Predicted 3D model of a 184-nucleotide RNA (Lysine riboswitch aptamer) from Anaerotalea alkaliphila. The coordinates come from a structure-prediction model, not an experiment, and the mean pLDDT is 79.
RNA sequence: UCAUAUGGUAGAGGCGCAUCCUUUAUCAGUACCCUUGGGGAUACACCAGAUGUAGGCGAUCCAAGGGGAAAGGAACGGAUGCCGAAGGCCGUCGGGACUGGAACCGGCGCCCUGGUUGCUUGGUUAAGAGCCCUGCGACUGUCAUAGGACAAGGCUUCCUUGUCUAUGGAGUGCUACUGAAGAU
Numbered sequence: 001u002c003a004u005a006u007g008g009u010a011g012a013g014g015c016g017c018a019u020c021c022u023u024u025a026u027c028a029g030u031a032c033c034c035u036u037g038g039g040g041a042u043a044c045a046c047c048a049g050a051u052g053u054a055g056g057c058g059a060u061c062c063a064a065g066g067g068g069a070a071a072g073g074a075a076c077g078g079a080u081g082c083c084g085a086a087g088g089c090c091g092u093c094g095g096g097a098c099u100g101g102a103a104c105c106g107g108c109g110c111c112c113u114g115g116u117u118g119c120u121u122g123g124u125u126a127a128g129a130g131c132c133c134u135g136c137g138a139c140u141g142u143c144a145u146a147g148g149a150c151a152a153g154g155c156u157u158c159c160u161u162g163u164c165u166a167u168g169g170a171g172u173g174c175u176a177c178u179g180a181a182g183a184u
Base pairs, nucleotide, nucleotide: 001183002182007178008177009176010175011174014083016082017081018080019079020078021077023075024074032067033066034065035064036063037062038061042054043053044052046101047100048099049098086113087112088111090109091108092107093106094105095104114140115139116138117137118136119135122132123131124130142169143168144167145166146165148164149163150162151161152160153159154158
């Protein structure tokens, strides 16, 4: 001097991602409670066991009448943190409530997904919402390659840059700065 790293710093994609909070609708005239009538021995937690509680002073259940929620999820808005933001499969560890399983919450590891969105298979859910998964599209950002056209510049008939088009890749990516090792 050149110039690299899963290096460091700062950024970009856009209905961008996640968390929290207020309000509102839904959940739902549901759960649950009371009264009356029927009925007659079990009922109660996701399942099983154990335990506990209630029950002939009438349980579960059915009908009528009266009263009547909440959580989760959602929409608008606001705040915060960010750009593998985040989401998901699998495995493993921990958790609270007697044990085991399932579910739920959190941590770690591997793998998949650039982002948004439409339809679609399945799951979850009260749900035609939302979320997640599968497959096929559309739009969009980024890089690489190629080519035609256009524009600008130059050491001038060639080169470089930019725009457009097409194809393809993936975020351990891309852009800018810095920059160990290394090379000269």
Taxonomically the source falls in Anaerotalea (Bacteria, Bacillati, Bacillota, Clostridia).